[in-house]
């Protein structure tokens, strides 16, 4: 890098250094940002995916802790793009709402 699987509407910010854009891409909307964002590093917190531990037969399945190995800590993965029901509005192309699916993405664990 690829590949398979889970799980993605809930959680959780403070100082430091930096000095311009950023919220993966790519069109659109919408936000965040010299009152200093994004980014890095300490701390510090969440969460519990590996791992531990306990029940259970070493399965399945539930639990407990949070010292390990990750992850996270502005908006649902900010929200839509594709397709499907299903409601509107429109003569009519089409537009708008809502749901379920998928794409793409992100994290864990497994493989190559």
């Nucleotide at each position: 890098u690829u590949c398979u699987u889970a799980u993605c509407a809930a959680g959780a910010g403070a100082g430091a250094c930096g000095g311009a854009g950023g919220g993966a891409c790519u069109u659109g909307g919408c936000c965040c940002u010299g009152u200093g964002a994004u980014g890095u590093c300490u701390c510090a917190g969440c969460a519990a995916c590996c791992g531990g531990c306990c029940u259970g037969a070493c399965g399945a399945a539930g639990g407990c802790a949070a010292u390990g190995g990750u992850g996270c800590u502005a908006a649902u993965u900010c929200c839509a793009g594709c397709a499907g029901a299903c409601g509107g509005a429109g003569u009519g192309a089409u537009c708008c709402g809502u749901c379920u699916g998928g794409a793409a993405g992100a994290u864990g664990a497994g493989a190559a």
The RNA shown here (SAM riboswitch aptamer (S box leader)) has 112 nucleotides and comes from Planomicrobium sp. YIM 101495. The organism belongs to Planomicrobium, within Bacteria. Model confidence (mean pLDDT): 85 of 100. It matches the Rfam family "SAM riboswitch aptamer (S box leader)". Rfam describes the family as follows. The SAM riboswitch is found upstream of a number of genes which code for proteins involved in methionine or cysteine biosynthesis in Gram-positive bacteria. The RNAcentral record of the sequence draws on Rfam.